This is a predicted structure of an 87-nucleotide RNA (c-di-GMP-I riboswitch aptamer) from Thiohalomonas denitrificans. Its mean pLDDT, the model's own confidence on a scale to 100, is 88.
[in-house]
RNA sequence: ACCUGAUAAAGGCAAACCUGUCGAAAGACAGGGGCACAAAGCCACCGGCCUAAGGGACUUCGGUUCUAGGGCAGCGGAGCUACCAGG
Numbered sequence: 001a002c003c004u005g006a007u008a009a010a011g012g013c014a015a016a017c018c019u020g021u022c023g024a025a026a027g028a029c030a031g032g033g034g035c036a037c038a039a040a041g042c043c044a045c046c047g048g049c050c051u052a053a054g055g056g057a058c059u060u061c062g063g064u065u066c067u068a069g070g071g072c073a074g075c076g077g078a079g080c081u082a083c084c085a086g087g
Base pairs, nucleotide, nucleotide: 002087003086004085005084012037017032018031019030020029021028022027035074041080042079045077046076047075048072049071050070054067055066056065057064058063
């Protein structure tokens, strides 16, 4: 440096749900919690998915619809980095 991941060890992380805060929402953060994860560490570059405040179009003026400069890394891929053990 590369490959592999054992019912190992030291540890890490933390789904749903609950509480609080932020947000238009999706969602995020903190605490509790623990379904899982060998990159469930980082990163929206590619694909995918969620939301639609603002903006556009339409409107019977009630609303409908399109749109990401908003999100999801615990959807897949690319890129970057890393612990332990074995080879």
Lineage of the source: Bacteria > Gammaproteobacteria > Thiohalomonadales > Thiohalomonadaceae > Thiohalomonas. The RNAcentral record of the sequence draws on ENA and Rfam.